[in-house]
A computed fold for an 87-nucleotide RNA from Alkaliphilus sp. B6464, annotated as c-di-GMP-I riboswitch aptamer. It matches the Rfam family "c-di-GMP-I riboswitch aptamer". Rfam links the family to the GO term cyclic-di-GMP binding. Model confidence (mean pLDDT): 85 of 100. The sequence is in RNAcentral, with records from Rfam. Lineage of the source: Bacteria > Bacillota > Clostridia > Natronincolaceae > Alkaliphilus.

RNA sequence: ACUUAUAAAUGGCAAACUUACUGAAAGGUAAGGACGCAAAGCCAUGGGUCUAAGGAAAAUUUUUUCUAUGAUUGCCAGGUUGCUAAG
Numbered sequence: 001a002c003u004u005a006u007a008a009a010u011g012g013c014a015a016a017c018u019u020a021c022u023g024a025a026a027g028g029u030a031a032g033g034a035c036g037c038a039a040a041g042c043c044a045u046g047g048g049u050c051u052a053a054g055g056a057a058a059a060u061u062u063u064u065u066c067u068a069u070g071a072u073u074g075c076c077a078g079g080u081u082g083c084u085a086a087g
């Protein structure tokens, strides 16, 4: 340096849920809390999924439909950085 992730060791992150704040919403942030994770570290680049403020169309007197520029890295892939051990 590369490959692998069964065991061991040092550790790390934190699902659901609760509370507070924030956002039009999806969601996000913080505290508590652990379902789990060898990248469950980072990047929204490709795909998927979620939401529809704004915009457009229709129907009619306020509904319906479509649409990310919004979100999701703990959906998948890709890029990139790292710990331990073995080969």
Base pairs, nucleotide, nucleotide: 002087003086004085005084012037013036017032018031019030020029021028022027035074041080042079043078045077046076047075048072049071050070054067055066056065057064058063